A computed fold for a 1446-nucleotide RNA from Gossypium schwendimanii, annotated as small-subunit ribosomal RNA.
RNA sequence: AGAGUUCGAUCCUAGCUGAGGAUGAACGCUGGGAGCAUUCUUAACAGAUGCAAGUCAGACGAGAAGUGGUGUUUCCAGUGGCAGACGGGUGAGUAAUGCGUAAGGAUCUGCCUUUGGGAGUGCUAAUACCCCAUAGGUUGAGAAGCAAAAGGAGGAAUCUGCCCAAGGAGGGGCUCGCGUCUGAUUAGCUAGUUGGCAAGGCAAUAGGUUACUAAGGCGAUGAUCAGUAGCUAGUCCGAGAGGAUGAUCAGCCACACUAGGACUAAGACACGGUCCAAACUCCUACGGGAGGUAGCAGUGGGGAAUUUUUUGUAAUAGGUGAAAGCCUGACAGAGUAAUGCCGCGUGAAGGUAGAAGGCCCACUGGUUGUGAACUUUUUUUCCUAAAGAAGAAAAAAUGACGGUAUCUGGGGAAUAAGCAUCAGCUAACUUUGUGCCAGCGGCCGUGGUAAUACAGAUGAUGCAGUUGUUAUCUGGAAUAAUUGGGUGUAAAACGUAUGUAGGUGGCUUUUUAAGUCCCCCAUCAAAUCUCAAGACUCAACCCUGGACAGGCGGUGGAAACUACCAAGCUGGAGUACGGUAAAGGUAAAUGGGAUUUUUGGUAAAGCGAUAAAAUGCAUAGAGAUUGAAAAGAAAACCAACGGCGAAAGCACUCUACUGGGUCGAUAUUGACACAGAGAGAUGAAAGCUGGUAGAGCAAAUGAGAUUAGAUACCCUGGUAGUCCUAGCCGUAAACGAUGGAUACUAGGCGCUGUGCGUAUCAACCUAUGUAGUGCUAUAGCUAACACGUUAAAUAUCUAGCCUAGGGAGUACGUUCGCAAGAAUGAAACUCAAAAGAAUUGAUUGGGGCCUGCACAAGCAGUGGAGCAUGUAGUUUAAUUCGGUGCAAAGCAAAGAACUUUACCAAGGCUUGACAUGCCGCGAAUCCUUUUGAAAGAGAGGGGUACCUAUGGGAAUGUAGACACAGGUGGUGCAUUGUUGUCGUCAGCUUGUACCGUUAGGUGUUGGGUUAAGUUCUGCAACGAGCGCAACUCUCGUGUUUAAUUGCCACCGUUGAGUUUGGAACCCUGAACAGACUGCCGGUGAUAAGCCAGAGGAAGGCGAGGAUGUCAUCAAGUCAUCAUGCCCCUUAUACCCUGGGCGACAUGUGCUACAAUAGACGGGAUAAAGGGUCGCGAUCCUGCGACGGUGAACUAACUCUAAAAACUCAUUCUCAAUUCGGAUUGCAGGCUGCAACUCGUCUGUAUGAAGCUGGAAUCGCUAGUAAUUACCGGUUAGUAAUAUGGCGGUGAAUUCGUUCUUGGGCUUUGUACACAAUGCCCGUCACACUAUGAGAGCUGGCCAUGCCCGAAGUUGUUACCUUAACCACAAAGAGGGGGAUACCGAAGGCAGGGCUAGUGACUAGAGUGAAGUCGUAACAACGUAGCCUUAUUGGAAGGUGCGACUG
Repeated sequence: AGAGUUCGAUCCUAGCUGAGGAUGAACGCUGGGAGCAUUCUUAACAGAUGCAAGUCAGACGAGAAGUGGUGUUUCCAGUGGCAGACGGGUGAGUAAUGCGUAAGGAUCUGCCUUUGGGAGUGCUAAUACCCCAUAGGUUGAGAAGCAAAAGGAGGAAUCUGCCCAAGGAGGGGCUCGCGUCUGAUUAGCUAGUUGGCAAGGCAAUAGGUUACUAAGGCGAUGAUCAGUAGCUAGUCCGAGAGGAUGAUCAGCCACACUAGGACUAAGACACGGUCCAAACUCCUACGGGAGGUAGCAGUGGGGAAUUUUUUGUAAUAGGUGAAAGCCUGACAGAGUAAUGCCGCGUGAAGGUAGAAGGCCCACUGGUUGUGAACUUUUUUUCCUAAAGAAGAAAAAAUGACGGUAUCUGGGGAAUAAGCAUCAGCUAACUUUGUGCCAGCGGCCGUGGUAAUACAGAUGAUGCAGUUGUUAUCUGGAAUAAUUGGGUGUAAAACGUAUGUAGGUGGCUUUUUAAGUCCCCCAUCAAAUCUCAAGACUCAACCCUGGACAGGCGGUGGAAACUACCAAGCUGGAGUACGGUAAAGGUAAAUGGGAUUUUUGGUAAAGCGAUAAAAUGCAUAGAGAUUGAAAAGAAAACCAACGGCGAAAGCACUCUACUGGGUCGAUAUUGACACAGAGAGAUGAAAGCUGGUAGAGCAAAUGAGAUUAGAUACCCUGGUAGUCCUAGCCGUAAACGAUGGAUACUAGGCGCUGUGCGUAUCAACCUAUGUAGUGCUAUAGCUAACACGUUAAAUAUCUAGCCUAGGGAGUACGUUCGCAAGAAUGAAACUCAAAAGAAUUGAUUGGGGCCUGCACAAGCAGUGGAGCAUGUAGUUUAAUUCGGUGCAAAGCAAAGAACUUUACCAAGGCUUGACAUGCCGCGAAUCCUUUUGAAAGAGAGGGGUACCUAUGGGAAUGUAGACACAGGUGGUGCAUUGUUGUCGUCAGCUUGUACCGUUAGGUGUUGGGUUAAGUUCUGCAACGAGCGCAACUCUCGUGUUUAAUUGCCACCGUUGAGUUUGGAACCCUGAACAGACUGCCGGUGAUAAGCCAGAGGAAGGCGAGGAUGUCAUCAAGUCAUCAUGCCCCUUAUACCCUGGGCGACAUGUGCUACAAUAGACGGGAUAAAGGGUCGCGAUCCUGCGACGGUGAACUAACUCUAAAAACUCAUUCUCAAUUCGGAUUGCAGGCUGCAACUCGUCUGUAUGAAGCUGGAAUCGCUAGUAAUUACCGGUUAGUAAUAUGGCGGUGAAUUCGUUCUUGGGCUUUGUACACAAUGCCCGUCACACUAUGAGAGCUGGCCAUGCCCGAAGUUGUUACCUUAACCACAAAGAGGGGGAUACCGAAGGCAGGGCUAGUGACUAGAGUGAAGUCGUAACAACGUAGCCUUAUUGGAAGGUGCGACUG
């Protein structure tokens, strides 16, 4: 200090999630000690048992124990004194009768302490109770009234109590300022309420209480109400500001089973006191009683969860006592629990054969790993034995802890390591298993047969007596922003202006000192935190001292700033005066054009509508044209990026009334200002209510079309409405998606209004000022786009609003409204994203340019028939396998009878048909024979070779054991290689530089040109590479050279290039030349180029091949080959025989066929190939296929070999034929071991279908299409009509780019990026989840009214009673009881408010999986979209009115 996650990639906004620290924690696995701490956070639920508050005999008096007696001593009911208001527990209530802090006054105070006084008598058991005296106090001139006490012990001194008064200390009570959670979907609350007078009351002030009186008091700075909560010092986190929290320790408060009340007392309305009421529990003889652990232990229950029914009064401390002492679950200790913090240990040093084992492996090794073993050594800890504290205080005595801490000797490495993680964030990787299964997961995500993500293992990493998980808080989070955020488009500027409270405010001088600043004082308890020392061996823990404590209060000072007081100023802001522009507003009036309707005339058949039609109108006269009349609405041109207004909005002309702006020059007031929560005002369109009006237009709606449907788009009708008037509504994409005000900060170019200067007025022009309104641009700002003196820059003031998406602007509540609805405005639940700007692609029924047999213009076909061939499907024991839009289908296959062959059936074999290594034997080859379908199995014979260092070796066969062989088994989605395709399309990239935060861009775009990113030119680009072109091969012309097997002009030959000869010609081989827009003209920008021409064999790439950039399609191929992994191993390997791949039916491709023909007979002319396992001449036989013979040829020599269409002559004459040749019969030939399944050829006979082919569709631009033969390759033959080549003959057409299709470049839009076979909306159906409404039902809480009225205080009462006093004869004062009055808890009745749960049925929402119906949105999304409003429809939606451009 940051990190992950939206995207193809980028920047930004924004949420979600990790890493840190912490805890009174809990859970899982594991667990050796010590020290110090901590330990019911839940049921303030219940309440076995024991203990937790007593003490004093020196206050008093019965009684008892004890002893033989006396005396002493001890216990002790009761009376009395002091203490049970402390200590201990808990946090229910309480949002202020509390707490914190700082003050105040009107007050009380037992025990303690200081000072000064006092205590006599009687009664009594008494220090209980009562009376008198004494002193004293208050008021007052005096008089009068009121009013204390206690003793005890001791022989004595004396000690200790008692009473009064005044103080102190400490402690309480009361009052007040400030601070102290959330909600406005709680806005009004209050009747003793607020104040006054009087009275009573209290320790004291006071409506604290009562009577009378006034009508006050509190509240938007949040009253009241509701919810939640003990407060604080502190504790945890944080750099801090701050956030969260309030266990242990300490201060305060409140409570003590629930509620009420008082008594006593210095103090209580009292945890272990009392009275009453209610609930609960227990005892009972049924009459009545007893009880309260939120004291310490402990039990049940609840819960994820929290200890022993322990020791001791030794210490500290409290109560009491004169004291000894007694009491104390306060406290001191021990015990339980890894609950936390801190420290120690589980050994240390040496030790490579780098052991064994494990894991991995490329099989060499690597790692675990100096780790272990082993050697030496130590004893913290552990066991054992001896010694043994401090804590105890001024003599003695006194220790629960405890024979503890500590220490000494002996023993022996001995007793002691785990947990989590290892894809990224995040330190640490491999292997095996699994196969979208099991599972993991904090987020992103992982797992579908090569998982570093699951599970196991080896190894590694982190921490370590622990370690992980879960929960909670904080941090990161600047995601609530004071420090320290935003608001044009991401969430967010109120539609607009006026204005109240509150906020802020110009210049100069004075006063004051509230804010502000400075010095000082006091306080903010201790503990804690922090700093420095100390001490337990260290640390934690503890201890001593210091510092800090931002706050509140006080004293003194300063006077700049804010504020206050006072006096001024004119710059802000008004007012007056004079001009001026304008669709500013309201009301009234007038005119013209158009439309529709009515009516008259003319005229006669259609009109109207649309992409095309129909509905509609029309011979009862439409439409057209023309004359007249009526009505209502709206304002052409001018018109503009022009004007006015706060906004909404405002447009013929004129008149009346009226608001605001602006300019000018002077005067005047003197801060009068800005902004504005609430509030009132205004506010398009639609809509609502009442009343007029109603031409056109037009939701709804009728009809017609379109369509799969069409509740739409289109057409024809048409009602509300639109207009006016009086009211309501109060919303819009009410937008500049930009609140208002002020100041300041480069320019340039316009427009509107109005001044000044120049100018003789005007107009024009120029310079300059001001108020508006636009464009462009610098700095700056912005995520970018953009904004940019009209800021979204720089600053200040003020008010509104935002805090992830959805749910939802919904529900509930409230206010407003006639209604429609508006305003305010959540939660449950759900997701990890949703969004903004820009980039590159892809795409568009968007635009532009260009191009291709893409269309068009033509030629010939396919689709119909038959056959051949391939394929899907079916069948089968098997019909082996692959290939499937273009880019599979006469494809792999350049050739399935066996073989091939991979398939099936049967028979065999198991180190194997094939390779390498080891060992034994025999040389090997060879011959005969039995069995068998063959493979194979068996028997017999012949033969002893070669080299040698004599051991053996080489070659070959055979037997054996093991390593291994073998696999056309799987995965082309693990791969290499190779191929197809877009496409021979013109594109694809890179270095440096520049631009941009970045993805990226520029270059490569623009203007021309080209077949071409070909080239020229311009340019923040300059170069370069792969493609294009060129180089290469073939053909076309010529030259040189060569001259055999090719050639022959001259010479030569009876004939024949046969031979002699020749090298001119043809051909052939080799090497050169030639073509480059080079030349002329035109055009173009002077360029590149284009057009025409000359010359030339060839002219603008001369024709054709080979040549295929970067990428795309997980394209094809594991069956060419190679190969990872998986699988089989007496079988998925290998051998063999037979069968199958060839059957049946349909679609695709191919071939052949139909008079420019067919048949027969003559005749002419090629090219390119092939041949010794061969091509095969010649001659002979056969109708023929072929057979016999076998010359020449290893090839420019010989053979194949005959070219065919063509041409000449004859025949046939439009007929299913002398077309066509399928199918089938018979007879033969050839190849081969073999021709049945299943070859080909010949002869003869037979002679199907078919008469040019529907929708649709393929190929081709010149030596091309069409047509015509020839040749090759492929293991003997062959299904070849295939395929690869070769020549012969040899056309037609191209206006052109509107359309169809493919492609390239550029630009626009995009919600797409798996990229339009994209994305995506709503209803319906199903499942689940949470929520609303709901006749109601059931609880809880709160207040109100009335009834009843316990205990009790107070008052009244003279009914009963009464020791002290007065009296002393009644009586009285005072007390008690009873009765009564007010108040009064619980309870009852009544109607309310708030809140929770539940509810038949019902509504929408969310989520899910491959459902149904459509296709609303994103491209001009095929009717541009969206907003307000109204209406309508299964649904998305449609339509009308107005608004917006996103």
Source information: It matches the Rfam family "Bacterial small subunit ribosomal RNA". Gene Ontology terms of the family: ribosome and structural constituent of ribosome.